Predicted 3D model of a 342-nucleotide RNA (Bacterial RNase P class A) from a Micrococcales bacterium. Rfam family: Bacterial RNase P class A. Rfam classes the family as a ribozyme. The gene name in the source record is rnpB.
[in-house]
RNA sequence: UGGGUCGGCUAGGCGAUCGCGGCAACGAAAGUUGACGAGGAACGUCCGGGCUCCAAAUAGCGAAGCGGUGGGUAACACCCACUCGGGGAAACCCGCAAGAAAGUGCAACAGAAAGCAGACCGCCAUCCUUUUGGAUGGUAAGGGUGAAACGGUGGUGUAAGAGACCACCAGCGGCGCUGGUAACAGUGUCGGCUAGGUAAACCUCGCUUGGAGCAAGACCAUAUAGAGGACGACGAGGCUGCUAGCUGAGUCCUCGGGUAGGUUGCUUGAGCCUCGAGGUAACUCGAGGCCUAGAUAGAUGAUCGUCCCAGACAGAACCCGGCGUAUCGGCCGGCCCAGCCC
Numbered sequence: 001u002g003g004g005u006c007g008g009c010u011a012g013g014c015g016a017u018c019g020c021g022g023c024a025a026c027g028a029a030a031g032u033u034g035a036c037g038a039g040g041a042a043c044g045u046c047c048g049g050g051c052u053c054c055a056a057a058u059a060g061c062g063a064a065g066c067g068g069u070g071g072g073u074a075a076c077a078c079c080c081a082c083u084c085g086g087g088g089a090a091a092c093c094c095g096c097a098a099g100a101a102a103g104u105g106c107a108a109c110a111g112a113a114a115g116c117a118g119a120c121c122g123c124c125a126u127c128c129u130u131u132u133g134g135a136u137g138g139u140a141a142g143g144g145u146g147a148a149a150c151g152g153u154g155g156u157g158u159a160a161g162a163g164a165c166c167a168c169c170a171g172c173g174g175c176g177c178u179g180g181u182a183a184c185a186g187u188g189u190c191g192g193c194u195a196g197g198u199a200a201a202c203c204u205c206g207c208u209u210g211g212a213g214c215a216a217g218a219c220c221a222u223a224u225a226g227a228g229g230a231c232g233a234c235g236a237g238g239c240u241g242c243u244a245g246c247u248g249a250g251u252c253c254u255c256g257g258g259u260a261g262g263u264u265g266c267u268u269g270a271g272c273c274u275c276g277a278g279g280u281a282a283c284u285c286g287a288g289g290c291c292u293a294g295a296u297a298g299a300u301g302a303u304c305g306u307c308c309c310a311g312a313c314a315g316a317a318c319c320c321g322g323c324g325u326a327u328c329g330g331c332c333g334g335c336c337c338a339g340c341c342c
Stems, first nucleotide, its partner, number of pairs: 001338010012307007020037002023034004039313001043324002046322005051213004058244004063209005068082005083097001084095004098204002103202002105198002120143002122139007151169006170194002172191008217264004226255006237247002271290008
């Protein structure tokens, strides 16, 4: 200098003049003044919770979710580190990463045969016939088909062969040793055991899980008109799967009538910023500082000037932690590789 890869910050700023929203102060009121006023994703509603109610709320089954190990967190399917597998020259990236020897299922064509299989061409023995060949028995080493044919190489042995046996390897299993918290890595010894793929197929194993939701709930004001049935202590009903247990008096249907307003929940938070300490890191602890929307027919706009290589995606509605998606750019840094110079 170029390419690659990983991460962080920012999201227009400043000034002026009008306009909008709630809050605070002053004011009889009109109003005046002051400080403040959408995001990195506010989007998706895919996860996890806080909070509220059922409610005195247990157990089992079912169902759902997760799936290497360890750590973080309020918790998680999130984050960090490591292990194993795959990709890459590397930095780095990806993994729905337990079990196929419990069972069931699935896999085109070719091929004799694709889960316990199989004899197409062959090889060998015996008999018949003999030009060719046929029958019976043995065989799976050689050849063929296929992505894949039920360990590999070399030998012994055999009628011909074959882990039938042997040596060395590979895999699998048993028993140890070393390192590591562990997943796992390395290594020794024994065993002739050789047992494809697929579980993001059903399934098995391990762990976790009440339900509903701010239109949850609480309070105040206003208004009202009841009538007729069914079931119910031999148990109504008890917030959304079933059973058991617990509790113990109302529940439901039809017709008809009245009201639908206000306050709260509602923003001080598992909050943000700075510094220090611990930790590989995620993060934790301590000290100091800050208060930054709470609308409800739903608030942020317009103009001018200026700065800036730029202004896209986009708009709070109870709150927070993640993930996914969209996006104009600007700035900063770590690491890897190549070239050049000193």